Source information:
A computed fold for a 91-nucleotide RNA from Domibacillus iocasae, annotated as c-di-GMP-I-GGC riboswitch aptamer. Its mean pLDDT, the model's own confidence on a scale to 100, is 83. Rfam family: c-di-GMP-I-GGC riboswitch aptamer. Gene Ontology term of the family: cyclic-di-GMP binding.
RNA sequence: AAAGAUAAAGGCAAACUUCUCCGAAAGGGAAGGACGCAAAGCCACGGGUCUACUAUUCAUUGUUUGAAUUAUGACAGCCGGGCUACUAAAU
Numbered sequence: 001a002a003a004g005a006u007a008a009a010g011g012c013a014a015a016c017u018u019c020u021c022c023g024a025a026a027g028g029g030a031a032g033g034a035c036g037c038a039a040a041g042c043c044a045c046g047g048g049u050c051u052a053c054u055a056u057u058c059a060u061u062g063u064u065u066g067a068a069u070u071a072u073g074a075c076a077g078c079c080g081g082g083c084u085a086c087u088a089a090a091u
Stems, first nucleotide, its partner, number of pairs: 002091001011037002016032004021028002035077001041083003045080003048075003055069005
């Protein structure tokens, strides 16, 4: 320096529930709760996924309804990448 345990100390918190919170939605926040996590800390840079207020196109129609496409929106607990970081046995 690497590695990271049936170690010690500490940390985070999925599903689900509640809210007279934010949002068009996806999703987020708060409280409870623990499936898990050695970066489940932070960053949408690449891929991926989700959403579609708006925009475009098509249909419908009589002016508002439906469909498709679209990120600039969202997810860091999908994968990769970047930045930062407590403890440390075997090897």
Taxonomically the source falls in Domibacillus (Bacteria, Bacillati, Bacilli, Bacillaceae). It was read from a public genome assembly, where an Rfam model found it.